Context: one part of a larger RNA
RNA sequence: CUGGGUGUAAAGGGCGUGCAGCCGGGAAUGCAAGUCAGAUGUGAAAUCCAUGGGCUUAACCCAUGAACUGCAUUUGAAACUGUAUUUCUUGAGUACUGGAGAGGCAAUCGGAAUUCCUAGUGUAGCGGUGAAAUGCGUAGAUAUUAGGAGGAACACCAGUGGCGAAGGCGGAUUGCUGGACAGCAACUGACGGUGAGGCGCGAAAGUGUGGGGAGCAAACAGGAUUAGAUACCCUGGUAGUCCACGCCGUAAACGAUGAAUACUAGGUGUAGGGGGUAUAAACCUCUGUGCCGGAGUUAACACAAUAAGUAUUCCACCUGGGGAGUACGGCCGCAAGGUUGAAACUC
Numbered sequence: 001c002u003g004g005g006u007g008u009a010a011a012g013g014g015c016g017u018g019c020a021g022c023c024g025g026g027a028a029u030g031c032a033a034g035u036c037a038g039a040u041g042u043g044a045a046a047u048c049c050a051u052g053g054g055c056u057u058a059a060c061c062c063a064u065g066a067a068c069u070g071c072a073u074u075u076g077a078a079a080c081u082g083u084a085u086u087u088c089u090u091g092a093g094u095a096c097u098g099g100a101g102a103g104g105c106a107a108u109c110g111g112a113a114u115u116c117c118u119a120g121u122g123u124a125g126c127g128g129u130g131a132a133a134u135g136c137g138u139a140g141a142u143a144u145u146a147g148g149a150g151g152a153a154c155a156c157c158a159g160u161g162g163c164g165a166a167g168g169c170g171g172a173u174u175g176c177u178g179g180a181c182a183g184c185a186a187c188u189g190a191c192g193g194u195g196a197g198g199c200g201c202g203a204a205a206g207u208g209u210g211g212g213g214a215g216c217a218a219a220c221a222g223g224a225u226u227a228g229a230u231a232c233c234c235u236g237g238u239a240g241u242c243c244a245c246g247c248c249g250u251a252a253a254c255g256a257u258g259a260a261u262a263c264u265a266g267g268u269g270u271a272g273g274g275g276g277u278a279u280a281a282a283c284c285u286c287u288g289u290g291c292c293g294g295a296g297u298u299a300a301c302a303c304a305a306u307a308a309g310u311a312u313u314c315c316a317c318c319u320g321g322g323g324a325g326u327a328c329g330g331c332c333g334c335a336a337g338g339u340u341g342a343a344a345c346u347c
Base pairs, nucleotide, nucleotide: 004318005317006316007301008300012315014201015200016199017198021194022193023192025088026087027086028085029084030083031082033081034080035077036076037075038074039073040072041071042070049065050064051063052062053061054060091191092188093187094186096183097182098181103177104176105175106174107173108172109171110154115149116148117147118146119145120144121143125136126135162169163168206247207246208245209244210243211242215241216240220236221235222234223233258314259313260312261311262310263309266292267291268290269289270288271287272286273285274284275283296303297302320347321346322345329340330339331338332337
């Protein structure tokens, strides 16, 4: 390499969009590039193979045949692939009618709570812990009442509930805006699937500039604990957490399960529609989301119409452990670093 694999043993790209490439629905007709059949030419000899022969056998040698599975030319076939034209509607999309939703962006508003400030009441403690101490407090704290300031997060509802491609999204209202679903069957007529590169999005932390800063809190300081305690516990506390505009591009980015299509026993929840009905219930049906379970699969665990079953198409990835996701080089980045990614050696 082939073969075999990728939920947990090594292995699914974090997610989308999409150029090239690869693959692609039903019918008719033409062409004949692939394909198939025939003919002709060629395919040197030797070798290989078969048969026969020659050295006493064998190796070796000789003869004949077959073969040389190929290439070119030519004559045909038209099922399949391809191609051209015409056509179809079931794949795909559009229009129309509906309801659902923490989908996205922006603006405005709200209440509870923490902290701080001012004022009143009030007096010796408060706070904290396993126990303490650091800390705060007679310059009047804690507690309590009234007023004010400011930032951040949105209790209950809340649900293996919903939405989104993933990351993710949760107070209310308004504006702008994306997608999915159901019904209908008017329109287009294969317009589809996947997708190396490319492009875009991408939690947290980190980073640049400018704001903001209540609470929390890496670093740091102090108090404890301890043999020590660069920790766990306590008192403080700066970056950060928040906003705007850039950068970074990584995560156990997980369902550790790539995308798409078709098919293959059931049972039971739940969300959004449709039919049905009396406005109901039963029942039927489409889409999503859970649990259980049969065949089948699996090393087992388990998966089981949301497959890890049965098949097809395309992409990504794996090939003993360590060295190592390291070194070198390239590309990207302000940096941190990211991405691509070895070898010696060793077991």